A computed fold for an 86-nucleotide RNA from Paenisporosarcina antarctica, annotated as c-di-GMP-I riboswitch aptamer.
The coordinates come from a structure-prediction model, not an experiment, and the mean pLDDT is 83.
NCBI's taxonomy places the organism under Bacteria, Bacillati, Bacillota, Caryophanaceae, Paenisporosarcina.

[in-house]
RNA sequence: AUUUGAAAAAGGCAAAAAUGUCGAAAGACGUUGACGCAAAGCUGCAGGUCUACGGUUUUACAAACUAUGACGGCUGGGUUGCUAAG
Numbered sequence: 001a002u003u004u005g006a007a008a009a010a011g012g013c014a015a016a017a018a019u020g021u022c023g024a025a026a027g028a029c030g031u032u033g034a035c036g037c038a039a040a041g042c043u044g045c046a047g048g049u050c051u052a053c054g055g056u057u058u059u060a061c062a063a064a065c066u067a068u069g070a071c072g073g074c075u076g077g078g079u080u081g082c083u084a085a086g
Stems, first nucleotide, its partner, number of pairs: 002086003012037002017032006035073001041079003045076003048071003054066005
């Protein structure tokens, strides 16, 4: 430098749920928690998924559509990195 993630070590992250705050919602953050994770570090770039305040349309107390809002713990790509083995 490169490949791999079988075993091991040092350590790391933290699902559901509960609770508080923010948000129209999806969801985010804090605390508790421990389902899992070898990139469950970072990045919406591509696909996918969720929501629909606002907007548009219609047969209008409603329905449909719509991302400029979200999800990196859905997949791929990009990028950085620990350890071990080859």